[in-house]
């Protein structure tokens, strides 16, 4: 220089941090689920080192040997005997040809040689020189092979085989006899061998090694074979190969394993071995190992490598390669060059098999295969053609090594399942806002291709060596031809992480889930479908490993509060260590050499059509060792230095420690005196003490404990801790001087000492205080807090305990890094001497603060800053500082210190809210001060409850309850009973017919039905069209059915409270803060001032309406001063006044004074109709309450469809043991009654208000003027006033209830209306606890009107009349606002949370 290093979800209302959990990646000898076309390559019992049927896996050599068997040739000729002959006895005799011999060949049980110790399997054991790496063997061996030298002479005796006899079921033997050899044994020969010995030489760190010249002793051999000489054998030397031994370094976990060891450690001697060695033995000595982890326990074959990772690391050790160990378990040796021997032997054990019961046989962790185990792992295949191995001279034989094939997607790589065109964007599916969208160029269709699979023909390389011959794979690879898109796509996911969305079903069910979490009727999270995304002959899941995880931190973490500093010191081992010079070269650095096997990885080439795979070359293997050099740093050695450290001198400070003595105040007790009824105690009391004399007070005495004031974030000590005074003994720190030593230092695992309080043991002591305990209170209870008592204990001596929030929650040491200001202890300087002061400096102890640090809070020369060194400790929460074990303790207990299981958090700091029986300030009819009520009575009305066929539904603290309802007799009406209708009472569309409407009669409770009757629409281009009605078919209508927790809209409430926010800037990592806080002020976030803020918005205020004054204009239906007139503003007239209704004016702290900060503003005053928002109204910020309403309306989804729709009659909503809310009327004399007489405002009126007149006691009737209204009517206002009466009583109060008779409305007043008259005349004599409204034209009181409405207000909404009392004030109750503080709350205190029980 280049390359490399990715994060996310989850704690919270939100934030930053700490911290765990989880995910995305890669890998796999894998398994499971679904699916599956083909090649090449590679791998395939990870579990039971469990047991094994069957076959095969190590033989070969006849050119070492004797024998046997067989074949051929030959010799031989027994025996038979065609034929001939015969004396019938036999003879001749072809042919066949036995035994035996010879020769050649084949074969082989045995003797003998070599091999069987290789190859192949497995990983049980092993924590070891087993393995890895590097050295050493002067302490060693090595068959076959290579090279060299020398030799190979001559003898002997056996044993198998074989024969015979014999035992046994078998396996297997026993005895007798014969025999060969390259089997065995002597003899000769003998050195460059070995041993002893003599004399030298050279070398080595040493034991010693090498070598020269002699002497003596000892030891060899085998033959076989050819046409041809080759091959063996023996001795020696060397090489190569293979092995053996020793050493340095490295190699898992546990200390809840700390001590282990008797052949143990060493010596010299002997034995043994190829060789060293306690390897073994006798003797002697008493050693050896261990905190740098011995011993013990657990686990494990080790490595090259493999997986992962940026790397450092972590995990792993299948396949391939190297080493080791093992071969049913344990032990043992033999043979051999080599074994303590997988397919050898012996013994013992277990197991299996055979047996005639006497005895025998066996060992798949070789290749196949079987059973078993298990989630799980293949054929009882072919061949020695190749490579390699054994034997042989060779031919050749053997070879489950090996080469091949088979099975299974187990892995990696490659290929295919078609390609191009193709929009009517087909059909079908799915969705839909019904328009369409999507599947989708996808398909169909047209054209083209044929890889792979299939069929047919040809057909290898692999085969090397002089030729011939030799192929399991295999008629395989490959080539050519043929047919035909033909035979070939699935799996998972789709809430976030994480690429990909809709519908239906389900309804906290069924289910999903890696984490967070989905599902309780609109689920992108469950199941299915369509679609989409990802990968693809695979895809998912599960297990395991690494990564992410800097979450064990070497690279690369922390420890004030998140987990974490030891309670403090002293000090051992260890670690680290001041200045200068010289040397060495252990560390360090550089060069060279050896080694680091091959394979693997990387790079460059090459070969299979590519790739995987294979081959070649290079690099690399970061390591170890040897050697040469350098000498800065560390180390070591030597010399030296003084600044670190120590010593010494001098000086002052101090509750430093130990011991002894002394002192006064106070409490308590005792004695005595005075004195009398209480004392004491508390929030208030009581227990307690006291007339036997307390408390109080005086005097005297006893005893114990603690030391007021001084006294101070002052002092001392390592910490715990230390406080009257004096004395003895004693530790440490500080300053000064610079004389001495010369790095003597720092830290400190273990060890040792000290270590508050409580507690324990023994013995004292005991005044006060005081666990336990007792009593009294408090309380629902009170095993507490409060009170009265009171024992251990507290005190002393000695001995234990060894812990604390033992805290600065901050280990020790050293150095460095702005300042400011206190306190304590010293030293120096200046001022001629001095106090004070000032300056400088050292040590200690505080506060603030810059840089820096920190998650923030904060720390900041006494660091939590910058660095170095050493120690302790931490690694999610709970379980748990628990259990077990060890150690300590008299005990209490301490110390060390887990796991199972369980959760997805636990936690720190800070932020915003909410909350607090926290604080500060402020406001409100909030309290207080008042007035009138409610709560008691009767009635009205609403609600709950109950009842009912139904008593329709909703509203539920404030903020439901005279509420929806500004009018339930029918209707309304939604409820109930009964009776009816089914395209419907209502809307749109098709067809047919016809006007429709209307009237009458009958049945019926009516709806409805039947019959009769009247009538014959409009427009027209003459085709038809329109409105209406009837009939008919289906789409549909209809629903006051559900969900206000799916919604819109509307409304309530906090609250007419003064708040709620934004932009930019600034501060903070951030949530956020600032602004909006602060000082004043206001009704107000109203205004002023200040300020890292400056502005702005929604709210406040103002603008709007009514009202209070005036002006101008206008005078009818309103008004009437003057002039006339009348019964009357009735009329003429007037326009002044009132009034009406339009426009203006006016009020703004504008003016004055005082206070205030010279401000805002407040107070007072003037003027004014009105004075500080004049009085009312409308107006309701951001938001809260899943507040209310699906029954005003609208609306998604669900539900009903001859009914949950529609019509009708009757009933119900009006029920009535009861409870509550809101009202009316009262209880009377501030009153009732009777009579007379005044004064309003605001409204309404034609289906209406209805006058006068008249009838009726009255309700009301008759009547109908006037008025669509400033004209007429409702309409009388009432309280008030005047006069009279009643005289305190259940009344001349009160009017409920009831009876009778009437009136009105209406189709209809029975359930169920209102009113009138007469009669009847209930409760009630001012209302418990509690509670409501109201601050002025208000409360209280009195009437009037309107809406709804046929009729029906004590309700509601308006109007005016009369017209008060009180307010000291903010302690308290309630609600609200601002600031601040605490917080483990955030669904926000109706929170959170602990224990017990189920």
């Nucleotide at each position: 220089c280049c390359c490399u290093u990715a994060g996310a979800g989850u704690u919270u209302g939100a934030u930053c941090c700490u911290g765990g959990c989880u995910c995305a990646g890669g890998a796999u000898g894998a398994a499971c689920g679904c699916u599956a076309g083909c090649u090449a390559c590679a791998g395939g019992c990870u579990u039971a080192a469990c047991a094994c049927a069957u076959g095969c896996a190590a033989g070969u050599c006849g050119a070492a040997c004797g024998g046997g068997a067989c074949u051929u040739a030959u010799u031989g000729g027994a025996a038979u005997g065609c034929g001939g002959u015969u004396u019938c006895g036999g003879c001749c005799a072809a042919a066949u040809g036995a035994a035996a011999g010879u020769a050649a060949g084949u074969u082989u049980a045995g003797u003998g040689g070599c091999g069987a110790a290789c190859g192949g399997g497995u990983g049980a054991g092993u924590a070891a020189c087993g393995c890895g790496u590097g050295a050493g063997g002067a302490a060693c061996c090595u068959g076959c092979c290579u090279u060299u030298c020398a030799g190979u002479g001559g003898g002997g005796g056996a044993c198998a085989a074989c024969a015979g006899u014999u035992g046994g079921a078998a396996a297997c033997g026993a005895c007798u006899g014969c025999u060969a050899a390259u089997a065995c044994c002597g003899c000769a020969u003998a050195a460059c061998a070995u041993g002893u010995u003599a004399a030298g030489a050279u070398c080595g760190c040493a034991u010693g090694a090498u070598u020269u010249u002699g002497a003596c002793a000892u030891c060899a051999a085998a033959g076989c074979u050819u046409a041809a000489u080759g091959u063996g054998c023996u001795g020696a030397a060397a090489g190569a190969u293979g092995g053996c031994c020793u050493c340095g370094c490295g190699u898992c976990u546990g200390a809840u394993u700390a001590g282990c060891u008797a052949g143990u450690u060493g010596g010299a001697g002997g034995g043994g071995u190829a060789a060293c060695g306690g390897c073994c033995c006798a003797c002697c000595a008493a050693g050896g190992c261990g905190a740098c982890g011995a011993u013990c326990a657990g686990u494990a074959g080790c490595c090259g490598g493999u997986c992962u990772g940026a790397g450092a690391g972590g995990a792993u050790g299948a396949a391939c390669g190297g080493c080791c160990a093992c071969a049913u378990u344990g032990g043992g040796a033999c043979u051999g060059a080599g074994a303590u021997a997988c397919g050898g032997c012996c013994c013992a054990g277990a197991c299996u098999c055979c047996u005639a019961c006497g005895g025998g046989a066996g060992g798949c962790a070789g290749c196949a295969g079987u059973g078993g185990g298990g989630a799980a792992u293949a054929u009882u295949g072919g061949g020695c053609a190749a490579u390699g191995g054994g034997g042989g001279a060779a031919a050749c034989c053997c070879u489950g090594a090996c080469c091949c094939a088979g099975c299974a997607a187990c892995g990696c790589c490659g290929c295919g399942u078609g390609a191009a065109g193709g929009a009517a964007g087909a059909a079908g599916g799915c969705c839909u806002u019904c328009g369409g969208g999507u599947u989708g160029u996808a398909a169909a269709c047209u054209u083209c291709u044929u890889u792979u699979a299939c069929c047919a023909g040809g057909g290898a390389c692999g085969a090397a060596g002089g030729a011939c011959g030799u192929g399991a794979c295999g008629g395989u690879a490959c080539c050519u031809g043929g047919a035909g898109a033909a035979a070939a796509a699935g799996c998972a996911a789709c809430g976030g992480c994480u690429a990909a969305c809709u519908a239906c079903g389900u309804g906290c069910c069924a289910g999903c889930a890696g984490c967070c979490g989905c599902g309780g009727u609109a689920a992108u999270a469950c199941g299915u479908a369509g679609g989409u995304u990802g990968c693809a002959a695979g895809c998912g899941u599960u297990g395991u490993c690494c990564g992410g995880a800097a979450u064990u931190a070497c690279u690369g973490g922390g420890u004030g509060u998140a987990a974490a500093g030891g309670g403090c010191g002293u000090g051992u081992a260890g670690g680290c260590g001041g200045a200068g010079c010289u040397g060495c070269a252990a560390g360090u650095c550089a060069g060279a050499u050896g080694u680091g096997a091959a394979a693997u990885c990387c790079c460059g080439g090459g070969g299979c059509u590519c790739a995987a795979c294979c081959c070649c070359g290079g690099a690399a293997c970061u390591g170890c060792a040897u050697u040469u050099g350098a000498a800065a740093c560390u180390g070591c050695a030597g010399c030296c230095c003084u600044u670190g450290a120590g010593u010494a001198u001098c000086g002052g400070a101090g509750a430093g420690g130990c011991a002894a003595g002394c002192g006064g105040a106070a409490u308590u007790c005792c004695u005595a005196g005075u004195g009398u009824a209480g004392c004491g105690g508390u929030g208030a009391a009581a227990u307690g003490c006291g007339u036997a004399g307390a408390u109080a007070u005086u005097a005297g005495g006893a005893g114990g404990a603690a030391c007021a004031c001084c006294a101070g974030a002052a002092g001392c000590g390592a910490a715990g801790g230390c406080g009257g005074c004096u004395u003895u003994c004693u530790g440490g720190a500080c300053a000064u001087u610079a004389a001495c030593u010369g790095a003597c230092g720092c830290u400190g695992a273990g060890g040792c000492u000290c270590g508050a309080a409580a507690g324990c043991g023994u013995g004292g002591g005991g005044a006060g205080c005081a666990a336990a305990c007792a009593g009294g209170a408090u309380u629902a209870g009170a095993u507490a807090c409060c009170c009265u008592g009171g024992u251990a204990g507290u005190c002393c001596a000695c001995g234990c305990c060894g812990u604390a929030a033992a805290c600065g929650a901050u280990g020790g040491a050293u150095a460095c890094u702005a300042g400011a200001u206190g306190c304590g202890g010293g030293a120096g300087g200046u001022a001629u001497c001095g106090a004070c002061u000032c300056c400088u400096u050292c040590c200690g102890u505080g506060u603030c603060g810059u840089c820096g640090c920190a998650a923030a809070c904060g720390c900041a020369g006494u660091a939590a800053g910058u660095a170095u060194c050493c120690c302790g400790c931490c690694u999610g929460g709970g379980g748990a500082g628990u259990a077990c074990g060890g150690c300590c303790g008299c005990a209490a207990g301490g110390u060390u210190g887990a796991a199972a299981c369980u959760c997805a958090a636990a936690g720190g700091a800070a932020u915003u809210g909410a909350c607090g029986g926290g604080g500060a300030c402020c406001c409100g009819c909030a309290c207080a001060a008042g007035c009138a009520g409610c709560g008691g009575a009767g009635c009205a009305u609403g609600u709950g409850g109950u009842u009912u066929a139904a008593u329709u539904c909703g509203a539920a603290g404030c903020a439901a309850c005279g509420c929806g309802a500004a009018a339930a007799a029918c209707c309304u009406u939604a409820c109930c009973a009964a009776g009816a209708c089914u395209u419907g009472a209502c809307a749109u569309c098709g067809c047919a017919u016809g006007a429709c409407c209307g009237g009458u009669a009958c049945a019926g409770a009516g709806a409805u039905g039947u019959a009769c009757u009247u009538u014959u629409c409009c427009c027209u281009u003459c085709g038809g069209g329109g409105a209406c009605a009837u009939g008919u078919a289906g789409a549909c209508a209809g629903g006051u059915g559900g969900u206000g927790c799916a919604u819109g809209g509307u409304u309530g409430u906090c609250g007419u409270c003064a708040g709620c926010u934004c932009g930019u800037g600034u501060c903070g990592u951030g949530a956020g803060a600032u602004g909006u806080u602060g000082g004043g002020u206001u009704a107000a976030g109203u205004c002023c001032c200040g300020c890292a803020a400056c502005g702005a918005g929604c709210g406040c205020a103002a603008c709007c309406c009514c009202u209070a004054u005036g002006a101008a204009u206008a005078g009818u239906u309103g008004c009437c001063a003057a002039u006339a007139u009348u019964a009357a503003g009735u009329u003429a007239g007037g326009a002044a006044c009132u009034c009406u209704a339009u426009u203006c004016a006016g009020a703004c702290u504008g003016c004055c004074g005082u206070g205030g900060a010279c401000a805002a503003c407040a107070c007072g005053g003037a003027g004014g109709a009105a004075g500080g928002u004049g009085g009312g109204g409308a107006u309701g910020a951001c938001g809260u309450c899943a507040a209310a309403u699906c029954a005003u309306c609208a609306u998604g989804c669900c539900c009903c469809u001859u009914a949950c729709g529609u019509c009708u009659u009757g009933g119900g909503c009006u029920a009535c043991a009861c409870a509550c809310g809101u009202g009316c009327u009262a209880c009377a004399a501030u009153g009732g009654c009777u009579a007379c007489u005044a004064c309003a405002a605001a409204g309404a009126g034609c289906u209406g208000c209805g006058a006068a007149a008249u009838c009726g006691c009255a309700a009301g009737g008759u009547a109908g003027a006037g008025c669509g209204a400033a004209u007429c009517u409702c309409a009388a206002a009432a309280a008030a006033g005047u006069a009279g009466u009643c005289u305190c009583a259940g009344u001349u109060c009160g009017g409920a209830c009831u009876g009778u008779g009437g009136g009105c409305u209406g189709c209809a007043a029975c359930c169920c209306g209102c009113c009138c008259a007469c009669a009847c005349g209930a409760a009630g004599u001012c209302g418990g606890a509690g509670u409501u409204g109201c601050u002025a034209g208000u409360a209280a009181u009195c009437c009037c009107g309107a809406a709804u409405c046929a009729g029906c207000a004590u309700g509601u909404c308006g109007g005016g009349g009369u017209g008060a009392a009180u307010g000291c004030g903010u302690u308290c109750c309630c609600g609200g606002g601002u600031c601040u503080u605490g917080c483990a709350c955030a669904c926000a205190c109706c929170g959170c949370c602990c224990g017990u029980c189920a």